[in-house]
Context: one part of a larger RNA
This record gives sequence, C1' cells and structure tokens, in this order.
RNA sequence: UGACGGGGACCCGCACAAGCAGCGGAGCGUGUGGUUUAAUUCGAGGCUACGCGAAGAACCUUACCAGGGUUUGACAUGUCGGUGGUAGGGAAGUGAAAGCUGACCGACCCUUCGGGGAGCCGACACAGGUGCUGCAUGGCUGUCGUCAGCUCGUGCCGUGAGGUGUUAGGUUAAGUCCUGUAACGAGCGCAACCCUCGUCGUCAGUUAUAUGUGUCUGGCGAGACUGCCGGUCAAAAACCGGAGGAAGGCGGGGAUGACGUCAAGUCAACAUGGCCCUUAUGCCCAGGGCUACACACGUGCUACAAUCGCCGGUACAGAGUGCUGAGAAGUCGCGAGAUGGAUCGAAUCCCACAAAGCCGGUCUAAGUUCGGAUUGCAGUCUGCAACUCGACUGCAUGAAGUCGGAAUCGCUAGUAAUCGUGGGUCAGCCAUACCACGGUGAAUACGUUCCCGGGCCUUGUACA
Repeated sequence: UGACGGGGACCCGCACAAGCAGCGGAGCGUGUGGUUUAAUUCGAGGCUACGCGAAGAACCUUACCAGGGUUUGACAUGUCGGUGGUAGGGAAGUGAAAGCUGACCGACCCUUCGGGGAGCCGACACAGGUGCUGCAUGGCUGUCGUCAGCUCGUGCCGUGAGGUGUUAGGUUAAGUCCUGUAACGAGCGCAACCCUCGUCGUCAGUUAUAUGUGUCUGGCGAGACUGCCGGUCAAAAACCGGAGGAAGGCGGGGAUGACGUCAAGUCAACAUGGCCCUUAUGCCCAGGGCUACACACGUGCUACAAUCGCCGGUACAGAGUGCUGAGAAGUCGCGAGAUGGAUCGAAUCCCACAAAGCCGGUCUAAGUUCGGAUUGCAGUCUGCAACUCGACUGCAUGAAGUCGGAAUCGCUAGUAAUCGUGGGUCAGCCAUACCACGGUGAAUACGUUCCCGGGCCUUGUACA
C1' cells in the first nucleotide's frame, strides 16, 4: 500500500422487513447428472452451467456408431508429363446408395498451323482435419456493476515503498455540487449530447371517409430550467412545501458498461502459434444414434376447481409477417382440412374471430359437467420418406392430482398477477422455449436490528 476481521462509524441495493404471486408435492414438456449403449457427438459446472451454444436433430443438419466405398482427394494454387473419339452427355449392368463397369452420341477458345489454352488423366508439391492445447493467443462474451469509482501532470511531504490531490463539514442517484483545505489542474468513468413514450404548435398527406375537417401517419419545432413563491440551512450547494403546467425536481423506458477481477467462457462461429493424423484423425454414401431409462436435480407448462367449468349471444387492441409468399368470398367436411382462386410486393389486400371482459343459461361440492395424462380406433397435412422419431383432428378411454416438508425464487406501478396477439428459426415440427406487442390491473414498504452483496472513512493483523 492492499487484502481480511463472527472490529467500529456512515450510506446504498426487492438485501431484509411489509406485501402479492410462485417453485419444492402431481402429470407432462425441456435441459443436465447418472446409468445404459455399437454410438447415445461435443462444449457449458456455485453466484456467473443446467428451455445454455441449439432463433427448429425424421433424411440433411451431424461433428457420433457399425457397414459399403475412395486416396492430389468434396475444395485452392503451382510444376512436369499425357490426352480428339478428349471434355461433356449417356442407354444398360451391378449396388442400399455412393461407387464401379459401360454400348452409343459428341464438343469449345487462340494460332505464325509448329503449337498453345480450357477441360480431363497420371505424377509431385500440397490440400484436408468440428484432431489436442482457451494454461501459448486475437477477437467476442459473462461477472462484480450502470457499482462510483480508477488514474495522471506539476507542486508539496517522506531516506524509501508511498502519501497528498481523492481526506474533512454538508449534499446528491452519482469523485453530483458547495464550503473548507499544500495543493493546483487534467483524463477515463457519472451526467448531458442519441432513440423512444407522454403535451402543444406547424407543414405534408398515400390510406381512411360520401366530402371536408379531425382522429391518424410522418417531418420540423416548442416545452421543464429548481425558472417563480415561501420555508430550512452557512448568506453556499442542496432539501421541504406551493403555484402554474400534459409533464416537477434524473418525467417513464432504452442504447451506453471506467481502471480492472475471476490463468472465468469460447481453438466446435471466425482467426491463429505450437503439437498430432496423411490409403487416414481426410472425403463420399445409405442405415442407425444425438429421442435410450431403475433413478436424481434445474427450469417451465397444465391442474387440483364455483372469483371456476361448460353452452349461447355480444364488445374493445397493439405490434408485426407476406410473391418459391399471405391467401378472401363461395362450396364440401363434425373437425384437422380440402376445393376455390378474388385481392395484395401491401396505412389499400391477406394472415386476423383478439382473449380475459359483458349479458343470459346450466352445473351444486362430487375425484365431479374439476383435471386432462395414458391408451385404442379412424383420419388430415408437410415432406423422396413420419417404423425407430412429426404436428394436428374426430370418437372412445379417462391416470395422478383436493394447494404441496425442510427449504427456496421473482416483483416497488401501468410493475406483479392474469389474458390473448405477432415474429424469428422453419418443408413440417415435438415452442409449454425465446424475442416482441397490447388488454385487464393490484397489495405493500413501520423501518435498517438481522441475512446477502456493494461504496467510503477508520482500526487491528503473525496474510501478500
């Protein structure tokens, strides 16, 4: 100087407390461990791994396994040699395919007509490797943490390591600002500048509307600054109350992550040093596996019901996607869907009926008109192909489950809870995931003793 302390002082954070809804029990989905397996590819491992890489494993993907095949190679560059019935196409045979054999057809460019080029064949340099090392690395990322810190120049102090500044008194979300001060300044962070929502003005107007205005859409601008008033404080910074205002003291949200820490993560996104393989650890193929199942854990979905379930009627969004696409009306089917093709490269058409809600009816406390797992049969769709291993529909079946032990998670407002909607990936989909969108819309915070994490000062230390 740090680090640490079941030392001290001060302060903060959904950290506790106060609340609301959960998880832990059940069934199922998903990830992981374990076990199994020919293989169940690999990575991720307290917080910071475990619906994570994966924003789509039937083939492909695919890296794994057993099998079939191949060796200048699926791909690149170069050198040498060869090559016109050559390159290319290709009936047929064999085969699971890849591949192997192969009748037949059959070229191109330049040319000084010698040949050269392309392609192909052979040979050689080499290619290739999701093989190893993230403890050789770049880049990117997580975490402490959007925490308020981390430093520098000159000066001053100290033999020196170093200190001072950055401490102190106030104040703030903030090393934010003020005052004081052997310090005076400065940099990276904080804040602001950026995007978005909320109010107003103005301009424009494809769409919408019978038309215009408006709503709306999208540009430009205004507006909030502790600016005004009162109080407190030290006359400062600031804090408290008030006025006006759509909005008030950072107005809400986002983007933005200092010096560094964890030899944190990633050689399997990519790049890359070194090492290793080279008739194989490379490459091609069809099949299987990644989907196994005594069990254990994480994370979700659905429930256990009456603030509910079921039936009928009826109302109101926002944000998005769409031409290899979205697909209307009509018709057929109980339905998944089929048919049909209008319209739309989309404020115009379509996806697209939002659902919870409201009105009426029914059920009456029951393993039920709760719950929907499981199973049987019959179907639809995508796709060469749904056996291993897809989703959906109809009929039948109707399991566990009556609110969950110890323990434990999230959330402070348009939040939690709850209700639907869209998108990416994508032929289809195991999405209950993820990312976004709106509808309805709470409770509670006395307080900082305690638990966890953090900041600053101080103190002790046999630690560095």